[in-house]
Predicted 3D model of a 72-nucleotide RNA (transfer RNA) from a Planctomycetota bacterium. Rfam family: tRNA. Rfam's curators write: Transfer RNA (tRNA) molecules are approximately 80 nucleotides in length. The coordinates come from a structure-prediction model, not an experiment, and the mean pLDDT is 80. The sequence is in RNAcentral, with records from ENA. The organism belongs to Planctomycetota, within Bacteria.
C1' cells in the first nucleotide's frame, strides 16, 4: 500500500433475511449438606461503529475500527 478474512454475554461459540438472539462454562439467589464440594432449580447478562437495501437485517452493500493471514 493491495487482496482475503474474523469481530455476537465476563470466556468459548450458535444462528442460509422472519426464533422471546440459543447454548456451554463462569457469576448470583435457591434446594440439597452438620459445614464445603458435587449434584439439581432459577435468575443477570451479547450481536465492533457509522451510514444503505428492505415490510422486516446477527446475517446482504459501502465506509471505517481492531485482530489474523498472503502478496508487494
Nucleotide at each position: 500500500g493491495c487482496a482475503c478474512u474474523c469481530a455476537u454475554a465476563g470466556u468459548u461459540u450458535a444462528a442460509u433475511g422472519g426464533a422471546u438472539a440459543g447454548a456451554a462454562c463462569a457469576c448470583a439467589g435457591g434446594a440439597u449438606u452438620g459445614c464445603g464440594g458435587a449434584u439439581c432449580c432459577u435468575g443477570u447478562a451479547a450481536u465492533c461503529u457509522a451510514g444503505g437495501u428492505u415490510c422486516a437485517a446477527u446475517u446482504c452493500c459501502u465506509a471505517g475500527u481492531g485482530g489474523g493471514u498472503g502478496c508487494a